[in-house]
């Protein structure tokens, strides 16, 4: 330099163009003498810019980052 794959809550993983979902973690509450367990609730994310579309995490394009391959 070229080719391929990927980037979503703090972590891991979903989401066939139509309200971004779940588990763990965290916080609050109930239960318990306390802790733990159990149950309920809350907070928390689409790498960035542009485009297509009534509507984009999803499609197109450029850039950034990560992994693999070629030279």
């Nucleotide at each position: 330099u070229c080719c391929c794959g990927g980037g979503u809550c703090g972590a891991c993983u979903a989401a066939g163009g139509g309200c971004a979902a779940g588990u763990c973690c965290u916080u609050g509450g109930u239960u318990u003498u306390u802790g733990g367990u159990a149950c309920c609730a809350a907070a928390g994310a689409u790498g960035g810019g542009g485009g297509u579309u009534c509507g984009a995490a999803u499609c197109c394009u450029c850039c950034c980052c990560c992994g693999g391959g070629a030279g």